[in-house]
RNA sequence: ACAAAGAAAAGGCAAAGUUUACGAAAGUACGCUACGCAAAACCACCGGCCUAAAGACCUUUACGUAUUUAUUUUUAAAUAUUUGAUCGUUCCAUGGCAGCGGAGUUACCUCU
Repeated sequence: ACAAAGAAAAGGCAAAGUUUACGAAAGUACGCUACGCAAAACCACCGGCCUAAAGACCUUUACGUAUUUAUUUUUAAAUAUUUGAUCGUUCCAUGGCAGCGGAGUUACCUCU
């Protein structure tokens, strides 16, 4: 110097909860506080997990158009369709999670 390992020492990080703020949400940030962590440092490349705003399909409804049937001039019903509104199911990251795992990068100490 490099690699393995993690007993000791010096330190380090900070789960859940919570004030405030941002966000549609998941979640994130500062502070308080510690469940734990030898990479619980960085990183969204791979797998996995979380959320579903916008968008899509479907539901309901309003106006218009077309077709069919009935009818008594009007009109009524059914089907299809354009454009809005509506609320909910489902799908879907472009949004997240590094304290889910892997890959990559960097790093303190030494009974060994």